A computed fold for a 1423-nucleotide RNA from a metagenome, annotated as small-subunit ribosomal RNA.
RNA sequence: GGAUGAACGCUGGCGGCGUGUCUAAGGCAUGCAAGUCGAACGCUCCGAUUUAUCGGAGAGUGGCAAACGGGAGAGUAACACAUUGGUAACCUACCCCUGACUCGGGUAUAACUUCACGAAAGUGGAGCUAAUCCCCGAUGGUCUCUGCUAAUAUAAAUUAGUAGAGUAAAACCCCGGUGGUCAGGGAGGGGCCUAUGGCCUAUCAGCUUGUUGGUAAGGUAAAAGCUUACCAAGGCAACGACGGGUAGCGGGUGUGAGAGCAUGACCCGUCUCAUUGGGACUGAGACACUGCCCAAACUCCUACGGGAGGCUGCAGUCAAGAAUCUUGCGCAAUGGACGAAAGUCUGACGCAGCGACGCCGCGUGAUUGAAGAAGCCCUUCGGGGUGUAAAGAUCUUUUACCAAGGACGAAUUUUUGACGGUACUUGGUGAAUAAGGGGCUGCUAAACUCGUGCCAGCAGCAGCGGUAAUACGAGUGCCCCAAGCGUUAUCCGGAUUUAUUGGGCGUAAAGCGUCUGUAGGCGUCUUGAAAAGUUUUUCGUUAAAUCUUAGUGCUCAACACUAAAACCGCGAAAAAAACUUUCAGGAUAGAGGCCGGAAGAGGCAGAUGGAAUUGCCGGUGUAGGGGUCAAAUCCGUUAAUAUCGGCAAGAACACCAAAUGCGAAGGCUUUCUGCUAGAACGGUUCUGACGCUGAGAGACGAAAGCGUGGGUAGCGAAUGGGAUUAGAUACCCCAGUAGUCCACGCCGUAAACGAUGGAUGCUUGACAUUGGCAGUAUCGACCCUGUCAGUGUCGUUCAAUCAAGCUAACGCCUUAAGCAUCCCGCCUGGGGAGUACGGCCGCAAGGCUAAAACUCAAAGGAAUUGACGGGGACCCGCACAAGCGGUGGAGCAUGCGGUUCAAUUCAUAUUAAGCGAGGAACCUUACCAAGGCUUGACAUCUAGCUGCAAAUCCCGGGAAACCGGGACUCCUUCGAGGGUGCUAGACAGGUGCUGCAUGGUUGUCGUCAGCUCGUGCCGUGAGGUGUACCGUUAAGUCGGGUAACGAGCGCAACCCCUACUCUGUGUUAAAUCAUUCACAGGGAACUAUCUCGGAUAACGAGGAGGAAGGUGGGGACGACGUCAAAUCAGCAUGGCUCUUACGCCUUGGGCGACACGCGUGCUACAAUGGUCAGUACAAUGGGUAGCUAAGCGGUAACGUGGAGCCAAUCUCAUCAAAACUGAUCUAAGUUCGGAUUGAGGUCUGCAACUCGACCUCAUGAAGCUGGAAUCGCUAGUAACCGCGUAUCAGCCAUGGCGCGGUGAAUACGUUCUCGGGUCUUGUACACACCGCCCGUCACAUCAAGAGAGUCUUCAGUGCCCAAAUGCUGUUGUAUAAUGGCAAAAGGUAAGGGAGAUGAUAAGGAUGAAGUCGUAACAAGGCA
Repeated sequence: GGAUGAACGCUGGCGGCGUGUCUAAGGCAUGCAAGUCGAACGCUCCGAUUUAUCGGAGAGUGGCAAACGGGAGAGUAACACAUUGGUAACCUACCCCUGACUCGGGUAUAACUUCACGAAAGUGGAGCUAAUCCCCGAUGGUCUCUGCUAAUAUAAAUUAGUAGAGUAAAACCCCGGUGGUCAGGGAGGGGCCUAUGGCCUAUCAGCUUGUUGGUAAGGUAAAAGCUUACCAAGGCAACGACGGGUAGCGGGUGUGAGAGCAUGACCCGUCUCAUUGGGACUGAGACACUGCCCAAACUCCUACGGGAGGCUGCAGUCAAGAAUCUUGCGCAAUGGACGAAAGUCUGACGCAGCGACGCCGCGUGAUUGAAGAAGCCCUUCGGGGUGUAAAGAUCUUUUACCAAGGACGAAUUUUUGACGGUACUUGGUGAAUAAGGGGCUGCUAAACUCGUGCCAGCAGCAGCGGUAAUACGAGUGCCCCAAGCGUUAUCCGGAUUUAUUGGGCGUAAAGCGUCUGUAGGCGUCUUGAAAAGUUUUUCGUUAAAUCUUAGUGCUCAACACUAAAACCGCGAAAAAAACUUUCAGGAUAGAGGCCGGAAGAGGCAGAUGGAAUUGCCGGUGUAGGGGUCAAAUCCGUUAAUAUCGGCAAGAACACCAAAUGCGAAGGCUUUCUGCUAGAACGGUUCUGACGCUGAGAGACGAAAGCGUGGGUAGCGAAUGGGAUUAGAUACCCCAGUAGUCCACGCCGUAAACGAUGGAUGCUUGACAUUGGCAGUAUCGACCCUGUCAGUGUCGUUCAAUCAAGCUAACGCCUUAAGCAUCCCGCCUGGGGAGUACGGCCGCAAGGCUAAAACUCAAAGGAAUUGACGGGGACCCGCACAAGCGGUGGAGCAUGCGGUUCAAUUCAUAUUAAGCGAGGAACCUUACCAAGGCUUGACAUCUAGCUGCAAAUCCCGGGAAACCGGGACUCCUUCGAGGGUGCUAGACAGGUGCUGCAUGGUUGUCGUCAGCUCGUGCCGUGAGGUGUACCGUUAAGUCGGGUAACGAGCGCAACCCCUACUCUGUGUUAAAUCAUUCACAGGGAACUAUCUCGGAUAACGAGGAGGAAGGUGGGGACGACGUCAAAUCAGCAUGGCUCUUACGCCUUGGGCGACACGCGUGCUACAAUGGUCAGUACAAUGGGUAGCUAAGCGGUAACGUGGAGCCAAUCUCAUCAAAACUGAUCUAAGUUCGGAUUGAGGUCUGCAACUCGACCUCAUGAAGCUGGAAUCGCUAGUAACCGCGUAUCAGCCAUGGCGCGGUGAAUACGUUCUCGGGUCUUGUACACACCGCCCGUCACAUCAAGAGAGUCUUCAGUGCCCAAAUGCUGUUGUAUAAUGGCAAAAGGUAAGGGAGAUGAUAAGGAUGAAGUCGUAACAAGGCA
C1' cells in the first nucleotide's frame, strides 16, 4: 500500500447492486417448510336431479413422490476431494426408441357395524365389502439356469446353433388414448477400482494377526479378507510406516512484477452430518433432516399405570459473544412433486423490510461580490490571516416535497403481476431538506498562540513533557479523505528477513574434533541400439460461474448479458535423437596394482645411557641456611646450608634444533633393536571408470575426571601455616594430599583454531627450505640448471618481489577468502539457553539430541576520530635535581569554613579564601528590629483643580522620618502659556528568581604550539593526507624530503619602556660655563664578520669588534576551543514574580559575634643582632574643600602660624632606610620580643560605646628557628632595606599598585614527582577512567519448569452383562415358542496420552537513586 462475512469511536442526505451468528453441531415457545391422484377402489356425508345418475367434501385401501429441493461443517488426513484412466467385476424408477404379449380363475382385508380395555397415546375380539391389493393356472421369446457343437480366443469370456428345465401381466376411460408384463438398446444418474496431487510433528522409529497371500464356502447389483474355516508367513516403513495435533475438499478468493504466500464467507461441484450411539425395514434408489425399532441424555404431558418430542429448513426466542436482520408478501415468473387435465402443494424461488456491512453513482448549489465588513486568531503594533469566504445581487432545481400520467417483466388467441401506483415521464414550490472525521516533531502532506510544568498526559518507531512544549490540553489557521473518517484484529506486500527465481558460514549467526564407509546424489573419452527424461505436431479432457479482451443492456458506474481467449494439468497417437538415462562393445588422461632406490620425533613392544633433582650412608667443616620488595612461617649445635665420596629411587630427555620433518586429527623428540602403517619420486609395466562426496553407522580422539591394581624423585588442585590487606577463603612465601607415571577398562569433551568441510579443474611470479629424479661437469662428491611433490614467506618507504579478482572493512591472493562444478554439514535478532521436559549413552561426573513462556530494541562485526592507561618512545617547563629564602610551630592582622544570632546581607571547589571591597563608626547597606509613606525617593504623559499650596521660617508631638498648626508667598508678551502643588489614571520601583534564557566582561588549560581552510589525491564511508619522517628551533621556527600544492588564525616581527650614541630645543636647577637632566627626532645588532661542526642546508659551538650578541632586558598582545567555569550584586537584558509591598524613608543594631578548623601576611625568637650618638647616598609619585615652609608652644601625637605653590619653580620631603664610624649590651626569655592591659592625651568627624587611627608613661604574654608536609626564585633575579601612591573626613594598609638602595648562591643532569606537546599501542570508554561494569544478599512483580499428590478429559486393551437388529438352529402348535453367534450403551480392572490445580524448594526475567566487595574492559593493576 492493498484486502475483510468484520467489530468499536465520532458523524450520517439519497439511490442501485450485493451481503448479514465467523462464537454454543448450545437449548428451543409458536406458525409454516411434502404432498398429490375419484381417469385404480369401496364407503360415509352434502347438494342437484331427468331417480339412470351428476357435482362436491371426508376418512380409508391402492399408486407415485417423500433418497429431490433447503441447512450445517461436528466428524474425516481418507480413494474424502481434484485430475487422469478402468469396470470383460456392476445397477438404474420416472423419460426416449425397438420387438412381443396383456388369457382364465380364486379368497382375503381396511374403511364400516358391534363389543371390550385405557387418563391419554392408542389397542384388542367378532362380523360385512372393493380394487391397477394379494394368490393360483395357461402361454411365451433374442430372459434365466444346465448341457452339447462351431467360430474368435492363452485363459476368462463373447457370438451363432441346438436339447432340456424354469419364470409374466391390470386395468381405467370410452373409440381415441392412457396403463400393465417380458426382452433389447439409448440418455441421464449412481456403485466399485487404479495412478498422481495437496497440512504440521522424528522430543512419534518401528507398525501389523483378518494382518499379507492362497484354497473352499458364504455374501453383494458388483471385484475383493467383504465374512468364516483351513494352510503358508507374509505385508508396510527414513521417498517417513505407526502414533499425535489440526482441518471438510475443489472451482476459486486476497495479495504479489512474478515465483510464491495466505485463505476456502456469499455462488457452483462434491463429501459428510441431522440431539448422542447402534440397527435394520420399505424401495429403482436410504441404512433415510420434518420414516421405523432399541439404548442414553434432556424437555414436556400424566389419573403415576404410562406416553410424547427433536429448527445444523423459513421466520422468531433464550443463551454465548466485540458482533450479524422480518414470527413480512406471493406462487405473477423460474424450477420441482402428483395428476390425462383443470389444478393442488412448494419459507425452493420471486420480491419487499432492517443494518453506511461492502462496492458504485448523485447531492448538500452556481455566477458575481472589498486592496478586503464584523467577529475571532496572530503580531516586530506597522500590519497579517480566516477571505470572495460571508452579507448583498442575479440564476438554476439534480435531490426534497406536492400534483398528474404511468410501464417492461405475460411465455398466450383469452385469463393471470407479489413487487407496485414502484421505476420512469410531465408540471409546480423554494437555496430551499442534506458535512463530517482524522491529522499538522521526523518518517509524512499540513503551525502559531495560550494553559500545564517528568504533573496531567501523548506515543506505530525514534521519542515528547522537569516554566519560553510547532509532540500534552485548548483556540485559530492549515493538510488529507469525504457520507464517511479513524482505531483495533487478521492476511499478503514492502521482507532478497527461509533466498527455485533470489542469501550466507575466517572475524557479524553459521564448517561436524578427525577419518573410514552404507543408502543416496554426482561422475572421463568413444561406437552402436533403445527412447525413460527432453523437444515438436495432432487428438481427447480440463463443468458452469470467476479472471482477461471485445461488445451489448440498465441515464453513467457498480451490476448483468453475449462472444472470444485463457485455465500453463493429465491422458492417447505420431515423430526427432544433440544432451542426460538404460543396455551392449571399445579406450586410457581419473583411480588402483606391480617394480626400483630413497626421506621422516608416523604407530606398537622390548632394551639402554648420561646430566640433574631428592633421599640415605660416610668424610671435611661451623652457625647459620632458606625465602622475599621487605619479612615471617620453615630447616639447623641431635651439626644444617656448603663441599667430597658412595648407594638408592622415580620422572623427564640439554646440546643437535629450525621458517625442520611425520601423521586424518588428537599428537609425535635420549639411543638401539624387532614388528607395522602411510605419503612422495622414478618406470616404453598391469587392470580398465574400478571414481568423488557421504544422511544414518563405525573407528580414533589433548587435558581433566572415574574404576581396579601398582608406583611416587620433582611438581602440585584441596588443605595447613606465614605474610600482604580495611578484609584477603587470592596474588608472594614455607609445607603438602589427590593427581601427574605404568597396566587394563571407562569418559568423548577443548579457543579439538588456519576460529577457513572434502574433491576436481583453471588463473602472473619471486625467494627460502625438505624429499626424489634428470642434465652439465667430475675419478667421485660438492656446486650449478631443470623438473615433480611438500612446507613457508613476500606481494611495502628505503635492498628483490606486477597483479587481476574477491571482501562491510580488516584482510585473502596457485596452501584463495579468486573463477567454476559436485556432494555433505550448519545459520536466520539479543537474552531466556546449549537450559527445561522427553529420549539415548555413561559407574558417576556428565555428554548427545533440544524447546517454550517471558523480556529487550537492540546484541554484534570491522574500521574512524578523540579521550584514557598503575602501555611504549622522544621533547619541554623553577617540574625534579643543585642552591637561597620562606610557610607549616608563637603572637597579632586579615579573609574563609563552621557555630551562634533578631540579623551576623550576598557571592565563592582545584581556576575561592589581604577575592568582588582601590578603604563597613552614620552613610555605604543589599541584612535585622521598630516607626512611617502609597502615582510613591526617581522618569514621561493625560484629564481636572489651584494661584492657594509646596519650598523657607516658627510652634507642638516624636528617636528621626513624619504628622498637626501658624507665618510668608509665583513669573509672563495677558492669548493663555511656563513653573510648582493636589486629585484621578496610565505607570514608576525591586541588590526579588533564573549566569542552565542572554549580551558584555573575566578566569583556566597557556604565551602551551598548536587549530584550521581551498583545490587535488587516497578511502564505499566516517575520515585521512597536507600537519608524518630526518635535522634544527623558544616556536607547525627554519631546512631537507614528500600526493600534495597553497593559504588563514596562532609563533615571530610591527607598538611601548629601558640600555649606547647623535642632532635639535631649553621651562626649571646651578653664581657662571661645561655637564647632569627633560622633551622630540634619528642611528645602532643583522649570525653582518672569522674559525670549527653539520647533508654543501637550516642551524649550532667558539672568537673578534662593540654600550649591547645570538628573540639584549621588560611590557602590551592570549589561536581553534574546554570547563552549561564566574558574574542577573558593576552595567545592560528576555521571561517569571511583588505592587498600602519583595517598593520608598527613618532611628538603632548587624556585616566587627567565637569552643574551633583552614588560607594569606606582619613581627619575632636575636650578636651578620639590639640600643644610643655621629656621617652619607635615591627614585617613582601627590598637592587648592589641597600640599603646607620658616618661626613659636608641647616629651610627643599635635597645636599655632601664615610665606609659597594649580607645581622640574612652592610643598609632602632635612626627602630615605639598610649602609658606614664610634660607644654600650655579652648569651639571658635578656637592654631580644613586643602581644596584652592600666592611666593620660592628640586628631578627624553630627557622632569614636558596640567599632577609628595616633602620641606619652607604665605593664612586658607566647616565642630560643618550628612534625608530617609544602611554597617562591636562574640576575640586577632571590634575599634584605626603606620611599611613594589610589581609595580616603578619618582609618583598622601588616593589603594592593609602583619606586629606587644593597645585592648573592646554584643548575651534574632528565632516573624519579607534577604539568604540557608530538608519534605509536590497547580499549567493552564517547556525560569520554570522577568512564564502563560483574556477582551474591535484601525487597517487589511476572512467566515457565520440578513437586507428595488431587481433579478432569481422550483413545484403546482384558473380562462381565447385553437392547433393538441380522445370521443360524430346534419344536407336530410356526404372524408362535425357545436356543446359539455377532453386537450399541453400561459395569469392572490395570495401564497410556493430554489438561487443570498444588504446600514447598531451586533457577530465570524485570524493577531512578538499598548492602557487600571490585571479577572484566588499559599490561584493568596476578594478561